[in-house]
Background
Predicted 3D model of a 419-nucleotide RNA (Bacterial RNase P class A) from a Chloroflexota bacterium. Of the family's consensus pairs, 92% are formed in the model. NCBI's taxonomy places the organism under Bacteria, Bacillati, Chloroflexota. The prediction has a mean pLDDT of 75. The sequence was found by an Rfam model in a public genome assembly. It matches the Rfam family "Bacterial RNase P class A". Its family is annotated with ribonuclease P activity, tRNA processing and dimeric ribonuclease P complex in the Gene Ontology. From the family's description: Ribonuclease P (RNase P) is a ubiquitous endoribonuclease, found in archaea, bacteria and eukarya as well as chloroplasts and mitochondria. By type it is a ribozyme.

RNA sequence: CAAGUUGGCUGGGUGAUCGCAGUCCUUCGGGGCUGAGGAAAGUCCGCACUCCACAGGGCACGGUGCCGGCUAACAGCCGGGCGGGGUGACCCGACGGCAAGUGCAACAGAGAGGUAUAUUGCUGAACCAGGGUGUAUUCCCUGAUCCAUGCGAGGGUGAAACGGUGGUGUAAGAGACCACCGGCAGCGGCAGUAAUGUCGCUGGCCAGGCAAACCCCACCGGGAGCAAGACCAAGCAGGGCGAAACAGUCAACCUGAGUGAAAGCUCAGGCGGGCUGUACGGGGCGGCUCGUUCCGUCAGACGUCCGGGUAGGUUGCGUGAGGGCGUCAGCAAUGACGUUCCAAGAUAGAUGAUCAUCGAUCUUCCCCGGCAUCGCCGGCGGAAGGGGACAGAAUGCGGCUUACAGGCCGGCUUGGUAA
Numbered sequence: 001c002a003a004g005u006u007g008g009c010u011g012g013g014u015g016a017u018c019g020c021a022g023u024c025c026u027u028c029g030g031g032g033c034u035g036a037g038g039a040a041a042g043u044c045c046g047c048a049c050u051c052c053a054c055a056g057g058g059c060a061c062g063g064u065g066c067c068g069g070c071u072a073a074c075a076g077c078c079g080g081g082c083g084g085g086g087u088g089a090c091c092c093g094a095c096g097g098c099a100a101g102u103g104c105a106a107c108a109g110a111g112a113g114g115u116a117u118a119u120u121g122c123u124g125a126a127c128c129a130g131g132g133u134g135u136a137u138u139c140c141c142u143g144a145u146c147c148a149u150g151c152g153a154g155g156g157u158g159a160a161a162c163g164g165u166g167g168u169g170u171a172a173g174a175g176a177c178c179a180c181c182g183g184c185a186g187c188g189g190c191a192g193u194a195a196u197g198u199c200g201c202u203g204g205c206c207a208g209g210c211a212a213a214c215c216c217c218a219c220c221g222g223g224a225g226c227a228a229g230a231c232c233a234a235g236c237a238g239g240g241c242g243a244a245a246c247a248g249u250c251a252a253c254c255u256g257a258g259u260g261a262a263a264g265c266u267c268a269g270g271c272g273g274g275c276u277g278u279a280c281g282g283g284g285c286g287g288c289u290c291g292u293u294c295c296g297u298c299a300g301a302c303g304u305c306c307g308g309g310u311a312g313g314u315u316g317c318g319u320g321a322g323g324g325c326g327u328c329a330g331c332a333a334u335g336a337c338g339u340u341c342c343a344a345g346a347u348a349g350a351u352g353a354u355c356a357u358c359g360a361u362c363u364u365c366c367c368c369g370g371c372a373u374c375g376c377c378g379g380c381g382g383a384a385g386g387g388g389a390c391a392g393a394a395u396g397c398g399g400c401u402u403a404c405a406g407g408c409c410g411g412c413u414u415g416g417u418a419a
Base pairs, nucleotide, nucleotide: 001415002414003413004412005411006410007409008408009407010406012358013357014356015355016354017353018352020035021034022033023032024031025030037390041401042400044399045398046397047396048395049225050224051223052222061221062220063219064218065217066080067079068078069077070076081095082093083092084091085090096216097215101214102213103210104209120154121151122150123148124147126145128143129142130141131140132139163181164180165179166178167177168176182206184203185202186201187200188199189198190197191196229315230314231313232312238306239305240304241303242302245278246277247276248275249274250273253270254269255268256267257266258265259264279297280296281295282294283293284292285291286290322341323340324339325338326337327336328335329334361386362385363384364383365382366381367379368378369377370376371375
């Protein structure tokens, strides 16, 4: 210098004008102060908080799954182990069990997990043909057909075909047997807190893949959520209490008595009802203390009180697993201590818009210089133009995941060059 890998930070500044939300002050005119994020997002995990439920145990369902540590907790983080990828820095991994059971595997292939399979092929027997050859049922070679409870080494298919190499063996072969290697299981020694690593012995010859397939093993898990929950409480509906009725008249009904053959009539009592008047109470309207009109008078309106509670309001709601800085412990995650700071709280949802200016930086052109010269690099050179992404709190917190224009800083690796 180039290419790469990894960790972290930032996410426009200033001013003016207009406007929004909260809060404080106010002479009620207004003024001061404060006002989104690294993800406020997805709502995927884990908690706090709240209400409900709850003897104990089991089943079901769901989750987690190498080891150690951290944490309030976690599926998170840190460190380590193992496996895979990369020359490397580094990256990726739900990473217990498929030598418990069950199940699954497209296409190709003879055969896909069984005592596996037998297409080609290898081997042997029978028979036939040709050749060696002058002679052949007979010996040898080649080929066809067919048989075999012969074979599984070679070819072929496939992502995968049932350990590898060498030998023994055999008609041909094969873990059939042997040695070594690989891998597995068990036991033991050593190192390590452990996962695990390493060494040795023994074993049977070897055990395919998939468990984010059912399942098995171990561990964990009550439900609903701030529209949780608490408080205050219009209107409507419900309940209690308060007040006063009286007189006349009309018709009907019920009971009893009298009369009558009966219908009925008469009398007395009862029950509510209609109308009128007086009185009282309440509402409306007009006026201003009166008028008018309506309703009511034994419980309706009206008044008052009560309980639940809708709309609505208040709270929950920001001093908290809090932020900054420093020291110490620890490889680190993290923790302890000291010091300092208080920083949005809306409720259909405020945190914005316009203008000016600066601006990291980008593009184009020009100038100058350099070089490995038809292009590159550089300049405390110039001009013009552009110039801010993703997104937006809604109870709070810790994570994960996803989105993100541009810019800045650090660690490391590989390759090249120079000293």